Predicted 3D model of a 684-nucleotide part of an RNA (large-subunit ribosomal RNA, domain II) from an activated sludge metagenome. Model confidence (mean pLDDT): 86 of 100. Its Rfam family is "Bacterial large subunit ribosomal RNA".
[in-house]
Context: one part of a larger RNA
RNA sequence: GCCGACGAGUGGGUCGCGGCGGCGAGGCUAAGCCAGGGACAGGCGGAGCCGGAGCGAAAGCGAGUCCGAAAGGGCGAAUAGUUCGUGCGGAUCGACCCGAAACUGGGUGAUCUACCCAUGGCCAGGCUGAAGCGGGCGGAACACGCCUGUGGAGGGCCGAACCGGGACCUGUUGCAAAAGGUCCGGAUGAGCUGUGGGUAGCGGUGAAAUGCCAAGCGAACCCAGAGAUAGCUGGUUCUCCCCGAAAUGCAUUUAGGUGCAGCCCCGGCAUGGGGCGCGGCGGAGGUAUCGCGCUGGAUUGACGAGGGGGCUACUCGCUUACCGACUCAAACCAAACGACGAAUGCCGCCGCGAUGGUGCCGGGCGUGAGACAGCGGGUGCGAAGAUUCGUUGUCGAGAGGGAAACAGCCCAGACCGCCAGCUAAGGUCCCCAACUACGGACUAAGUGGGCAAGGUAGUCGCGGUGCAGAAACAACCAGGAGGUUGGCUUAGAAGCAGCCAUCCUUGAAAGAGUGCGUAAUAGCUCACUGGUCGAAUGUGCCGCGGCGCCGACAAUCCACCGGGGCUCAAGCCCGUGACCGAAGCCGCGGAUUGUGUGCGAGCAUGAUGGUAGGGGAGCGUCCCCGUCGGCGGUGAAGCUGGCCUGGGAGGGCUGGUGGAGCGGCGGGGAGUGCGAAUGUCGGC
Numbered sequence: 001g002c003c004g005a006c007g008a009g010u011g012g013g014u015c016g017c018g019g020c021g022g023c024g025a026g027g028c029u030a031a032g033c034c035a036g037g038g039a040c041a042g043g044c045g046g047a048g049c050c051g052g053a054g055c056g057a058a059a060g061c062g063a064g065u066c067c068g069a070a071a072g073g074g075c076g077a078a079u080a081g082u083u084c085g086u087g088c089g090g091a092u093c094g095a096c097c098c099g100a101a102a103c104u105g106g107g108u109g110a111u112c113u114a115c116c117c118a119u120g121g122c123c124a125g126g127c128u129g130a131a132g133c134g135g136g137c138g139g140a141a142c143a144c145g146c147c148u149g150u151g152g153a154g155g156g157c158c159g160a161a162c163c164g165g166g167a168c169c170u171g172u173u174g175c176a177a178a179a180g181g182u183c184c185g186g187a188u189g190a191g192c193u194g195u196g197g198g199u200a201g202c203g204g205u206g207a208a209a210u211g212c213c214a215a216g217c218g219a220a221c222c223c224a225g226a227g228a229u230a231g232c233u234g235g236u237u238c239u240c241c242c243c244g245a246a247a248u249g250c251a252u253u254u255a256g257g258u259g260c261a262g263c264c265c266c267g268g269c270a271u272g273g274g275g276c277g278c279g280g281c282g283g284a285g286g287u288a289u290c291g292c293g294c295u296g297g298a299u300u301g302a303c304g305a306g307g308g309g310g311c312u313a314c315u316c317g318c319u320u321a322c323c324g325a326c327u328c329a330a331a332c333c334a335a336a337c338g339a340c341g342a343a344u345g346c347c348g349c350c351g352c353g354a355u356g357g358u359g360c361c362g363g364g365c366g367u368g369a370g371a372c373a374g375c376g377g378g379u380g381c382g383a384a385g386a387u388u389c390g391u392u393g394u395c396g397a398g399a400g401g402g403a404a405a406c407a408g409c410c411c412a413g414a415c416c417g418c419c420a421g422c423u424a425a426g427g428u429c430c431c432c433a434a435c436u437a438c439g440g441a442c443u444a445a446g447u448g449g450g451c452a453a454g455g456u457a458g459u460c461g462c463g464g465u466g467c468a469g470a471a472a473c474a475a476c477c478a479g480g481a482g483g484u485u486g487g488c489u490u491a492g493a494a495g496c497a498g499c500c501a502u503c504c505u506u507g508a509a510a511g512a513g514u515g516c517g518u519a520a521u522a523g524c525u526c527a528c529u530g531g532u533c534g535a536a537u538g539u540g541c542c543g544c545g546g547c548g549c550c551g552a553c554a555a556u557c558c559a560c561c562g563g564g565g566c567u568c569a570a571g572c573c574c575g576u577g578a579c580c581g582a583a584g585c586c587g588c589g590g591a592u593u594g595u596g597u598g599c600g601a602g603c604a605u606g607a608u609g610g611u612a613g614g615g616g617a618g619c620g621u622c623c624c625c626g627u628c629g630g631c632g633g634u635g636a637a638g639c640u641g642g643c644c645u646g647g648g649a650g651g652g653c654u655g656g657u658g659g660a661g662c663g664g665c666g667g668g669g670a671g672u673g674c675g676a677a678u679g680u681c682g683g684c
Base pairs, nucleotide, nucleotide: 001684002683003682004681005680006679011093012092014090015089016088017087019086020085021083022082023081026050027049028048032044033043034042054061055060064075065074066073067072096235097234099232103225104224105223106222107221108220114199115198116197117196118195119194120193121192122191123189125158126157127156128154132150133149134148135147136146137145138144162186163185164184166183167182168181169180170179201217203213204212205211210219238618239617240616241615242614243613248261249260250259251258252257262367263366264364265363266362267361268360269359270358271357276353277352278351279350280349281348282347283346290338291337295334296333297332299330300329301328302327306323307322308320309319310318311317370395371394372393373392374391375390376389377388378387379386400411401410402409415590416589417588418587421585422584426580427579428578429564430563431562435577437576438575439574440573442571448566454550455549456548458547459546460545461544462543463542464541465540466539467538468537475532476531477530478529479528481505482504483503486500487499488498511526515524516523591608592607593606594605595604596603597602619673621670622669623668624667625666626665627664628663630662631661638657639656640655641654642653643652644651645650
């Protein structure tokens, strides 16, 4: 891992509600007792319980009573209960099953290990050479020092046994639940070790690590309380039919729990103009927008009270290019501003339409983590697949078609069957069902098929405004001068560093000069003018719009159309026709069910997605009772191949195997249905 078997809402007493049964203004007995072999059946037993009257704290009164002086008000009265079994639910018990870590009690452990006690054992060999003592020398010395001998101290030195375990390698389903190898530390000591004994868990022991106390110790192990508790996780077994949620509010030692309400289901009663959609009429309102008279904010200008600075100083006053109230002009901002003010929504009435709704009472739940999307707001960065409200939708609990793939987007709500039809979104060149459809325009970027500010003599369309046959625009030829080198500045400044001014003359025209250039001049050029040429449309400038272009850099070839591939398109915009396309709609057949109708057979019409969850109807297993003058060695159950049958759980027939029990029908009772629980046990 697979297969098999086992495996989870049960039982007692009790309370509430419901259908069915008995009796009924009554209903029921409990313990116990009687007889018999008897625990069952039958009989007895009325203690007691519920109901039959309530009200008041009570005395008490009573269809009333209590409060009150009364008025008036509160609770009652106009009749149905009770009991047995059963179903659903509550509380209580282990209470659907499995699961803690822990807590408490009583015991078992120091054969491991920590420390201690008693009594024994062990430490090859080598080195060093303390004190003390002897001798010698020095010395005044019995001091002291030196030398030498002797001596043999030391948590001394080197190093086996022994003890240890610092480094690395191997081992890592090992030789081994801690080892092997090489190197290494201690090795007369706080040494190592044998045997016997001691200390015990709210404890011991500890050269102290929370270490050790029998391979796992922040509190050992075993048994018991015990089915501890688990607002937590997991699991919870046959079928079909009907309805069908919630992820909200309030509260909570509350936030992943719970209570009440909301929403769902079932039963009963009542009510019908009840809810929904559309249209009309009427109404309340202060949002969006807008506005600036109000409340505040905020900008510029005008005026300028007042203040500051300067002058003066004797009160006075003069002045200022500083600040600046009020007022005025202009233009703004606001959730907590409004002299205004929508659309929607909301309330009421009327009409139309399709349909069901609402209220009360009783019973049963689940939910109380929501998610995304559009719109309106807050928080945030006008960040987030963010967060928090409102509102609508979808998912949740919704399959089908589209979006390449894709819970929350678009279309559309799946009772079942059909090798029939029409459509929705979206599509119609091939993959791939359906027009390489039609008319008109655009795009050249593979834009389409990712992206901003910003940029763009790309291209198409529209509008405005100049110039032009008295010749425009472009090109070419020629002129482009004089006062004058204007004044200033400057070393210089001559059109052309800079500052100021920017006149006059000649003329067809020519700036006190557009750019290049020089040290400054010079030189080239432009504006401007003439000529050549020749456009009925040409040539400038401005604005708007369509589609493009640049902006555009990432990590394994293409990799930002699903792919192929596409350019008067298979891109994009406008218009038109056809077709494809779903579980939508229609057609045919069938099932269940509501409503209407019919005496009925039936007909008509509607409904039938679904998680949590509620309700209804059934199948099967085991056992018991009754019944079938049931079945069975002429072959039961079980196992197995095939066939038939029912809407399903299932049922039946037959062949083989098997070898002794089993079934139909009517009832009753449950240890009653397995795929999951890191389920339990077994097999492989």